Model confidence (mean pLDDT): 80 of 100. Small-subunit ribosomal RNA, 5' domain from an uncultured bacterium, 495 nucleotides, folded computationally.
Context: one part of a larger RNA
RNA sequence: GGACGAACGCUGGCGGCGUGCCUAACACAUGCAAGUCGGACGGAUCAGGUAUGACAGCUUGCUGUAGUGCCUGGUUAGUGGCGGACGGGUGAGUAACGCGUGAGGACCUACCCUGGAGAGGGGGAUAACGGCUGGAAACGGCUGCUAAUACCCCGUAAGCCGGAGGGUGAAAGGGAGCGAUCUGCUCCGGGGCGGCCUUGCGUCCUAUCAGCUAGUUGGUGGGGUAAAAGCCUACCAAGGCAGCGACGGGUAGCUGAUCCGAGAGGAUGAUCAGCCACAGGGGAACUGAGACACGGUCCCCACUCCUACGGGAGGCAGCAGUUGGGAAUAUUGCACAAUGGGCGAAAGCCUGAUGCAGCGACGCCGCGUGAAGGAAGAAGCCUUUCGGGGUGUAAACUUCUUUUGUCUGGGAGGAUUAUGACAGUACCAGACGAAUAAGUACCGGCUAACUACGUGCCAGAAGCCUCGGUGAUACGUAGGGUACAAGCAUUAUCC
Numbered sequence: 001g002g003a004c005g006a007a008c009g010c011u012g013g014c015g016g017c018g019u020g021c022c023u024a025a026c027a028c029a030u031g032c033a034a035g036u037c038g039g040a041c042g043g044a045u046c047a048g049g050u051a052u053g054a055c056a057g058c059u060u061g062c063u064g065u066a067g068u069g070c071c072u073g074g075u076u077a078g079u080g081g082c083g084g085a086c087g088g089g090u091g092a093g094u095a096a097c098g099c100g101u102g103a104g105g106a107c108c109u110a111c112c113c114u115g116g117a118g119a120g121g122g123g124g125a126u127a128a129c130g131g132c133u134g135g136a137a138a139c140g141g142c143u144g145c146u147a148a149u150a151c152c153c154c155g156u157a158a159g160c161c162g163g164a165g166g167g168u169g170a171a172a173g174g175g176a177g178c179g180a181u182c183u184g185c186u187c188c189g190g191g192g193c194g195g196c197c198u199u200g201c202g203u204c205c206u207a208u209c210a211g212c213u214a215g216u217u218g219g220u221g222g223g224g225u226a227a228a229a230g231c232c233u234a235c236c237a238a239g240g241c242a243g244c245g246a247c248g249g250g251u252a253g254c255u256g257a258u259c260c261g262a263g264a265g266g267a268u269g270a271u272c273a274g275c276c277a278c279a280g281g282g283g284a285a286c287u288g289a290g291a292c293a294c295g296g297u298c299c300c301c302a303c304u305c306c307u308a309c310g311g312g313a314g315g316c317a318g319c320a321g322u323u324g325g326g327a328a329u330a331u332u333g334c335a336c337a338a339u340g341g342g343c344g345a346a347a348g349c350c351u352g353a354u355g356c357a358g359c360g361a362c363g364c365c366g367c368g369u370g371a372a373g374g375a376a377g378a379a380g381c382c383u384u385u386c387g388g389g390g391u392g393u394a395a396a397c398u399u400c401u402u403u404u405g406u407c408u409g410g411g412a413g414g415a416u417u418a419u420g421a422c423a424g425u426a427c428c429a430g431a432c433g434a435a436u437a438a439g440u441a442c443c444g445g446c447u448a449a450c451u452a453c454g455u456g457c458c459a460g461a462a463g464c465c466u467c468g469g470u471g472a473u474a475c476g477u478a479g480g481g482u483a484c485a486a487g488c489a490u491u492a493u494c495c
Base pairs, nucleotide, nucleotide: 001495002494003493006491007490009488010487013367014366015365016364017363018362019360020359021325027322028321030320031319032318035082036081037080040079041078043076044075045074046073047072048071049070050069051068052067054065055064056063057062058061089278090277091276103198104197107195108194112191113190114189115188116187117186118185120154121153122152123151129144130143131142132141133140134139159168160167161166174183175182204250205249206248211241212240213239216238217237218236219235220234221233222232223231253275254274255273256272257268258267259266260265280301281300282299283298284297303314304313305312306311331357333356334355335354339353340351341350342349343348370400371399372398373397380391381390382389383388405432406431407430408429409428410427414422439484440483441482442481443480444465445464446463450479451478452477453476454475460467461466
């Protein structure tokens, strides 16, 4: 000199774009953050229509009441499907194929795209619901009935396995519609994409860590997986790693990048983007195309809460918010209008992703706090050799302007024919009136900027050298000056 997720002091007008728990991966009240499909299914329920028989009233063919069947529309607890493996958070762990980089093979891949083929026949259950019943609750138990795109069987197909005979091998309907299609479903091959494993090289400190290793290193058989492999197991061999640092200890998420630097290089890894890991601590599997699963399940532990003491409930490192810790870090906001995601045929629903708004000079950038004229120069203040000098064209005063501000009116674009949270926002026009708007640090040398008074090695200053003990340009105040400016200084840290 530059930088910063900064903090502290003094000060503070506006706007745009960014950015904001670096500490306790401490604990969390409350609300919201993942649902959706009735065009898969049987019910329940509400409204309307219609048919039917019953009852009541009477104008004897109408009205009303409750019921039953069917149709239409709405709501939806349950069964079923798809999605809850994405999106969002955090950096505890990890020195490792975790990350980065290039190369490869032994695999799987829902939805989507492309190609081929199919969609035939049959069956038994079960939730909901009803009955009985246990429990304070959470939640159940027994029994009876019922549906499906739920489940099962048979047949058949492409395909797959096999040298071959042969084996294996699926499905599901619903809606519209009308005579030939659309949407959608099932199976198989391929693609895109994703994941897993592997090879080489690189990757912090420590030798006050020198030897480490028994599934350890390799082989064979077997098992296992979607698949390769000591991944697991039995047997056999005795290997494997290490001074080019094994093993151990400490520290740490990695990268694109960011900061500094002429570069070489040093430092860093906030925001944004890619990968990884984690979800109170530890372990495990289930389901599924995909998880060993943040807002799923089970077990153990710690903690909190409810309890009728028998037993239960919970997990903000999602968005807000609270306690605590700390020098220190924001609103329990608005909207799905846009972009994107899930479900749905669609209308649409959901979306604290996201888009916006709020708060903070936390950073960067831009603008303003007026402009021109105005005395050999008012007053005040400071100083003086008492003549004067300084503040100083500064003010007053005259003329002008209106960025900003206040008020009034108009008013895009983001959205395509419709739909705008932001928001009557940006922007435009008019009116008013210099009106609403300057500080901070420094002035001994380094280092731009000096005098007076007070103080008297005191009080104090200080980055270094140092200053202060009676004429202090170094302390304190004042006048003046210098620098930067809505900021200026200081502190911490990096180059």
The RNAcentral record of the full RNA draws on SILVA.